Overview: This is a predicted structure of a 96-nucleotide RNA (SAM riboswitch aptamer (S box leader)).

[in-house]
RNA sequence: UCCUUAUCAAGAGUGACGGAGGGAACAGGCCCGUUGAAGUCCGGCAACCUGCAACUGCAAGGUGCUAAAUCCUGCGGAGAAUCCGAAAGAUGAGGU
Numbered sequence: 001u002c003c004u005u006a007u008c009a010a011g012a013g014u015g016a017c018g019g020a021g022g023g024a025a026c027a028g029g030c031c032c033g034u035u036g037a038a039g040u041c042c043g044g045c046a047a048c049c050u051g052c053a054a055c056u057g058c059a060a061g062g063u064g065c066u067a068a069a070u071c072c073u074g075c076g077g078a079g080a081a082u083c084c085g086a087a088a089g090a091u092g093a094g095g096u
Stems, first nucleotide, its partner, number of pairs: 002095007013042001015041003021032003026074004043066003047063003050059003070088001075085004
């Protein structure tokens, strides 16, 4: 890089440094941000793996996450609101 598979409406900051952007990409919306964005550190959470215990908990070692449903829509189906599915993406585990 690619393939398979599971999950994606739960949860998590009044911290320090930093100093203007950010919410994956494109388009359209809608938001967050000098009352401090990204990023780094610390703290926190507990989805998967793992460990212990034993059917649902504990731990926080590996990865991950820490505004809003994966922020919403885009393609298909049904429809009155809206719902279901796909694609794309993210994360884990396994494989190549």
Its Rfam family is "SAM riboswitch aptamer (S box leader)". Its family is annotated with regulation of gene expression in the Gene Ontology. Model confidence (mean pLDDT): 83 of 100.